[in-house]
RNA sequence: UGAUGAGCUAGUCCGGGUAGCCCGGCGUUACCUGUAACCCGAAAUCGCCGAUAUGCGGGGGACGAAGCCAAUGGAAGGUUUAUCAAAGAGGUUCGAGACUGGGAUCUCAACUGAGAAGCCCCGUCCUGCUUGGAUGUUGCUGGUUUGAGGGCUUGCUGGAGAACAGGUCUUCCUAUCUUUACCGCGGAAACCGGUCGAGGCCCGGAAGGGAGCAGACUUACUGUGGGCAACCAUCGCUUGCGGGGUUGCGGGGUGGAGAAGAGAUGCCAGCCCCCUGGGAUCUCCGAGGUGUAUCGACCUGCGGCGUGCUUAUCA
Repeated sequence: UGAUGAGCUAGUCCGGGUAGCCCGGCGUUACCUGUAACCCGAAAUCGCCGAUAUGCGGGGGACGAAGCCAAUGGAAGGUUUAUCAAAGAGGUUCGAGACUGGGAUCUCAACUGAGAAGCCCCGUCCUGCUUGGAUGUUGCUGGUUUGAGGGCUUGCUGGAGAACAGGUCUUCCUAUCUUUACCGCGGAAACCGGUCGAGGCCCGGAAGGGAGCAGACUUACUGUGGGCAACCAUCGCUUGCGGGGUUGCGGGGUGGAGAAGAGAUGCCAGCCCCCUGGGAUCUCCGAGGUGUAUCGACCUGCGGCGUGCUUAUCA
């Protein structure tokens, strides 16, 4: 000094890229790609940074002078820009279908000499005036007088029941006046409206008198029917006159043989608001293709840097 083995130190590897975000870099996000090959914590109004930016805070493994950087070429994949452009949406326009009208041809055909089409008139409908009817609504008095009662009350007589004379309010009846305001029938005040009032009750020596239940009649009241009057409302009704309408139904007259309607084919015209489908053109959006520029994982590796220290054995 070299080779082999052992140890040490510096160090190397355990992925990289594009887009997005951002003034910019990295990360977290999305995507592409690669290796034999790491783990934990936080991070989009975010985390660490500033062209010395190619993450921050921790832990671990493999190797070790091993290797690292890297031109060129190839290249997955992205980005930029130019161009072509499918599909889709909207507008304009053209010509069809459809739709509407007309006439033509053909087919069918309700009805039709018990009378078609056409023409004329009327009723049914609406409305104005008018004559009725029906239904409904509202109302049906107030005085004077005669007589007989009732309620309350005053005076007075009597031994009781009671009698007599007044005041006041009120009911009924007779007559009469007034008013359009009258009539029939049924029910009827449990007592607290009226008349009569069996029996029984009360007063009394008697004569007689009194209150009064049930019941009968009756008033108020009420039900029902009629009559009268008034103005009003309504109408599946109605007289007459006038106006309007008349497509549907019905009737009459005239007329004297057709005829409402439906379908098919093709023609002419209109419409094109909406609907169906087609052509042309314009605008928007834009899948995708091609080219240009650029970044580029990964592969290749010109070239460059580094290849240190200790020690054992052998030569």